This is a predicted structure of a 483-nucleotide part of an RNA (small-subunit ribosomal RNA, 3' major domain) from an uncultured bacterium.

[in-house]
Context: one part of a larger RNA
RNA sequence: UGACGGGGGCUCACACAAGCGGUGGAGCAUGUGGCUUAAUUCGAGGCUACGCGAAGAACCUUACCUGGGUUUGACAUUCUCGAAAGAGGCAGCAGGUAGAACCCGGAAACGGGAACGAACGGUAUCCAAUCCGGAAGCUGCCACAGGUGCUGCAUGGCUGUCGUCAGCUCGUGUCGUGAGAUGUCGGGUUAAGUCCCAUAACGAGCGAAACCCUUACCCUCAGUUGCUAAUUAUAGGACUCUGGGGGGACUGCCGGUGUUAAACCGGAGGAAGGUGGGGAUGACGUCAAGUCCUCAUGGCCUUUAUGCCCAGGGCUGCACACGUGCUACAAUGGUGUGAACAAAGGGAUGCCAACGCGCGAGCGGGAGCGAACCCCAAAAAACACACCCCAGUUCAGAUCGGAGGCUGCAACCCGCCUCCGUGAAGCCGGAAUCGCUAGUAAUCGCGGGUCAGCAACACCGCGGUGAAUGUGUUCCUGAGCCU
Numbered sequence: 001u002g003a004c005g006g007g008g009g010c011u012c013a014c015a016c017a018a019g020c021g022g023u024g025g026a027g028c029a030u031g032u033g034g035c036u037u038a039a040u041u042c043g044a045g046g047c048u049a050c051g052c053g054a055a056g057a058a059c060c061u062u063a064c065c066u067g068g069g070u071u072u073g074a075c076a077u078u079c080u081c082g083a084a085a086g087a088g089g090c091a092g093c094a095g096g097u098a099g100a101a102c103c104c105g106g107a108a109a110c111g112g113g114a115a116c117g118a119a120c121g122g123u124a125u126c127c128a129a130u131c132c133g134g135a136a137g138c139u140g141c142c143a144c145a146g147g148u149g150c151u152g153c154a155u156g157g158c159u160g161u162c163g164u165c166a167g168c169u170c171g172u173g174u175c176g177u178g179a180g181a182u183g184u185c186g187g188g189u190u191a192a193g194u195c196c197c198a199u200a201a202c203g204a205g206c207g208a209a210a211c212c213c214u215u216a217c218c219c220u221c222a223g224u225u226g227c228u229a230a231u232u233a234u235a236g237g238a239c240u241c242u243g244g245g246g247g248g249a250c251u252g253c254c255g256g257u258g259u260u261a262a263a264c265c266g267g268a269g270g271a272a273g274g275u276g277g278g279g280a281u282g283a284c285g286u287c288a289a290g291u292c293c294u295c296a297u298g299g300c301c302u303u304u305a306u307g308c309c310c311a312g313g314g315c316u317g318c319a320c321a322c323g324u325g326c327u328a329c330a331a332u333g334g335u336g337u338g339a340a341c342a343a344a345g346g347g348a349u350g351c352c353a354a355c356g357c358g359c360g361a362g363c364g365g366g367a368g369c370g371a372a373c374c375c376c377a378a379a380a381a382a383c384a385c386a387c388c389c390c391a392g393u394u395c396a397g398a399u400c401g402g403a404g405g406c407u408g409c410a411a412c413c414c415g416c417c418u419c420c421g422u423g424a425a426g427c428c429g430g431a432a433u434c435g436c437u438a439g440u441a442a443u444c445g446c447g448g449g450u451c452a453g454c455a456a457c458a459c460c461g462c463g464g465u466g467a468a469u470g471u472g473u474u475c476c477u478g479a480g481c482c483u
C1' cells in the first nucleotide's frame, strides 16, 4: 500500500424477510458423468461447465472406428511468359495427344481396356490432327502443399465473470529520508467519486449521467396495396394506420423541510414526474478463466501419412448418478358444440387460397402473391350451453401391437406425423434449493432462424389474460465507503 477478520460504523442488492409460482418424488425429452464399445470424435468443469460450442448428427455434416483405395496430392505458388484464358521448376511424352460414350474388376472410391476424338499461334500458292512452336495435359523427379495433430501455461483476436458495481487514475503543488500520502478524507445528499458545503490542495482524464434506438401523448407533412362511404364502377383524405419532421418532462411552477446550499417530501397542471418503461452501451483490472476445433499465429510433431478419397458403422450404445426442461397427478378441471378478440414475423428449387377425395396425417387441384395487396393463418386461454360427480376416473398419457402418410438416392441401426387398439408411473413430492417487485410473476397461444425432412418439449422474439407481497435491515449471501 493492499488483502483478510466468527472487529466496529454507514450504505446497497429478490440478499433476507413478506408473498406467488416452481425444482428435488413420477413418465418422457435433452445435456453431462460413469460404464460399455472396434469407435461410442473433440472441447466446456463451483458461482462463471452440464437444452453449453451444436441456429437442425439417417448419407453428407464428421473431426471417431473398421475395411478398401490414393501419393506433388482435394487446394496454392514469385520472377517471367502469353492476345487472352492461364501457367511453380527440371527431364521425357506431347495428334490418334488432351478428353471420352462404353466394357471389365469393385459396394463405391479407384484400377485396367477403349469406339470416337479436340482447342491456340506460325509456315506452305490453297487446305493442317499430320510440318514447326509453346501452353494446357500425361509420366517421373525436386521445391512444396496438407494436418479439426500438440502446446490457450508461447500468442493475436473474440468471450465469460466480479458488475452497469461506482469505482480507477493522472498533471502540477504540498507533506514524508523513503515506500507512499494528499487530492479521492469530513458534514449533508444521490441510483451514482451525483451534486453542494467545507478543505493543502487546484485542476483534469477513463468510468456514472447525457448524446443513440424503442415504447407511451400531441401537432404537422405525405398518403396506396391501408382507412372511410357505397350495390360494383367509383369517390374522399376526415378517422385508424403507416413513416418523415417537430413539440413535450426541465425538480420548470407552488407549499414545506434543509445551512440562504445540494437535495428531499407533498401538491398542481399533464398522456407521461422526478433516471417515465425497455434496450444498446461494460472503466482500471481479477480469475496464467475459456477458445490453437471459427479465424490468425510462434514453437514442436507428421509427410506412401497424423494428408486426401470412398463404403459401412459410430457420435443415438445403458445396472446407474446429476443438471436443465416438458407433460401431469385433475372439478379455478376434463370432454363436446357454438361463437369472438392480437402482435410480431416468413414466403419464388417459395407461401400455397377456393374446390374435390380421405376419419386423419395427407393427396389431387390450380387461383393469387417477389407481397400494408395474395398465402402461411385456425390465434389459444377467455365467453355461452351441455355432460362428467371425486374414482387411478370421461384424470394422466408413457409403453407396446397393427394399419397408413410425408421428406429424401436411402428411414434396419437412427426421422417426423396420422388413425385404431393398449392404457404404465403418477393422488402435489425428504433433506435441500431456484425465479420473480408490475403489465412483473403466473398462465395462454402465435411466429422465426437453422432446415430436404426432423427427434424443437430447445433457443430467439411476439402479443392475450393478468396477480400477491414488501416501504423493514436483526440474521444468511454478495458488494461499496470510512476505520
Stems, first nucleotide, its partner, number of pairs: 007483007015473002019436005026327008034318002042053002064313007073144001077143001080087002088142006099116001102113004120133003146302002149300003155296002157291003160287001162285001167206006173182003186197003212279004217247007227236003250273001253267005329429001333388006345376003350369002355364003395426001400421007442465007
It matches the Rfam family "Bacterial small subunit ribosomal RNA".